[in-house]
RNA sequence: GACGACAAGGGCAAACCCGAAUGAAAAGCGGGGACGCAAAGCCACGGGCCUACGGUAUUUUUCCAUACACGGCAGCCGGGCUACCGAAU
Numbered sequence: 001g002a003c004g005a006c007a008a009g010g011g012c013a014a015a016c017c018c019g020a021a022u023g024a025a026a027a028g029c030g031g032g033g034a035c036g037c038a039a040a041g042c043c044a045c046g047g048g049c050c051u052a053c054g055g056u057a058u059u060u061u062u063c064c065a066u067a068c069a070c071g072g073c074a075g076c077c078g079g080g081c082u083a084c085c086g087a088a089u
Base pairs, nucleotide, nucleotide: 002089003086004085011037012036016032017031018030019029022027035075041081042080043079045078046077047076048073049072050071054070055068056067057066058065
């Protein structure tokens, strides 16, 4: 360094419930909760997924409609950065 134990000490917290009211929404935040997690710590770089008010594109006088992240998910996968502990190998 890889690796990851019925190790030690700890950590995080899905669904769901409650709250608050940041957001148009997705989502995020606080409390409870615990399905899980050895990076479930951090970064939207590639793919993926979610959202579509505004914006852009198409049609259009306009509206409507459709498409697209510039919005989000790091607990979808890959990649990058950083890190506690130390059995076996």